A computed fold for a 106-nucleotide RNA from Swaminathania salitolerans, annotated as Guanidine-I riboswitch aptamer.
Its Rfam family is "Guanidine-I riboswitch aptamer". Rfam describes the family as follows. This family represents a conserved RNA structure found upstream of the ykkC and yxkD genes in Bacillus subtilis and related genes in other bacteria.
RNA sequence: CAGGAAGCAGCUAGGGUUCCGAUUCGGUCUUUGCCGAAUGACUGGUCCGAGAGCGCGCGGCCUUGCCAUAUGCAAGGUUACACGGCGGGACAAAAGCCCGGGAGAU
Numbered sequence: 001c002a003g004g005a006a007g008c009a010g011c012u013a014g015g016g017u018u019c020c021g022a023u024u025c026g027g028u029c030u031u032u033g034c035c036g037a038a039u040g041a042c043u044g045g046u047c048c049g050a051g052a053g054c055g056c057g058c059g060g061c062c063u064u065g066c067c068a069u070a071u072g073c074a075a076g077g078u079u080a081c082a083c084g085g086c087g088g089g090a091c092a093a094a095a096g097c098c099c100g101g102g103a104g105a106u
Stems, first nucleotide, its partner, number of pairs: 007058002010054002014048002019045002021042001022039007059079008081101001083104001087099003
């Protein structure tokens, strides 16, 4: 100087409102209930969800042991660091999602 590995499930912070529920209003009904509309400045379920959050599971890499070698298996270790818009995009919608470890800053 150049190249490679820095990964994936699952989950959370967070996010909204299609669906369910909740609340309010209206219609109908004796009531229960049913139907419709609005509300996410509604706790929630479904849902979306982190490069700079978790990740004990899986995977990668290293060492050692078993093994004639390879493959394979087991045990241990390792999987680091990381300031950051405006704007735009998707799904019903929004976001720490995606553009993006980008622009920029140091």